c-di-GMP-I riboswitch aptamer from a Fimbriimonadales bacterium, 84 nucleotides, folded computationally. The sequence was found by an Rfam model in a public genome assembly. The coordinates come from a structure-prediction model, not an experiment, and the mean pLDDT is 87.

RNA sequence: GGCAGAAAAGGGCAAACCUGUAGCGAUACAGGGGCGCAAAGCCGACGGGUCUGCUCGUAGUGGGCAGAUGGCCGGGCUGCCUGC
Numbered sequence: 001g002g003c004a005g006a007a008a009a010g011g012g013c014a015a016a017c018c019u020g021u022a023g024c025g026a027u028a029c030a031g032g033g034g035c036g037c038a039a040a041g042c043c044g045a046c047g048g049g050u051c052u053g054c055u056c057g058u059a060g061u062g063g064g065c066a067g068a069u070g071g072c073c074g075g076g077c078u079g080c081c082u083g084c
Stems, first nucleotide, its partner, number of pairs: 002084004012037002017032006035071001041077003046074003049069008
């Protein structure tokens, strides 16, 4: 450096839900809380999916713009331990 793994060791993160704050909203942040995660570390200015707001239109399917989601997926970058 590459590939594989999460058994061991040291650890890390933190779902739902509750409280507070911000937001039209999806949701985000902080505290509590642990469902789970070998990248549940980072990237939404790489491609999709889903969700929200506004709007157009068939007024059935849908389209456009703006936003959210990395714990939806693909992908990119980085990383501890162990084995080969």